This is a predicted structure of a 72-nucleotide RNA (transfer RNA) from a Candidatus Zixiibacteriota bacterium. NCBI's taxonomy places the organism under Bacteria, Pseudomonadati, Candidatus Zixiibacteriota. It matches the Rfam family "tRNA". The family's RNA type in Rfam is transfer RNA. Its family is annotated with triplet codon-amino acid adaptor activity in the Gene Ontology. The RNAcentral record of the sequence draws on ENA. The coordinates come from a structure-prediction model, not an experiment, and the mean pLDDT is 80.
RNA sequence: UGGGGCGUCGUCAAGCGGUAAGACACUAGCCUUUGACGCUAGCACUCGUAGGUUCGAAUCCUGCCGCCCCAG
Numbered sequence: 001u002g003g004g005g006c007g008u009c010g011u012c013a014a015g016c017g018g019u020a021a022g023a024c025a026c027u028a029g030c031c032u033u034u035g036a037c038g039c040u041a042g043c044a045c046u047c048g049u050a051g052g053u054u055c056g057a058a059u060c061c062u063g064c065c066g067c068c069c070c071a072g
Stems, first nucleotide, its partner, number of pairs: 001071007010024003018055001026042005048064005
C1' cells in the first nucleotide's frame, strides 16, 4: 500500500429494516446472627465515528478511526 473480516452495557454475546434478548459482574431490597447461596427489581433511548438512503437504520451504502487476517 492492496484485499478481506470485526467494532452492540464493565466483560462475553444475540440481533440480519419496525425503536436492543441473555449470561456474568455491579447496585438496591428480601432472606440469614453475619457472609455465601437463593429470590425480586434496576442497569445500553450517541449500537466505534461522520454522513447518506428510507416513513422508519445496530441492521443497507460511503468516508474516517481502531483491532485482526492475507498478499506485496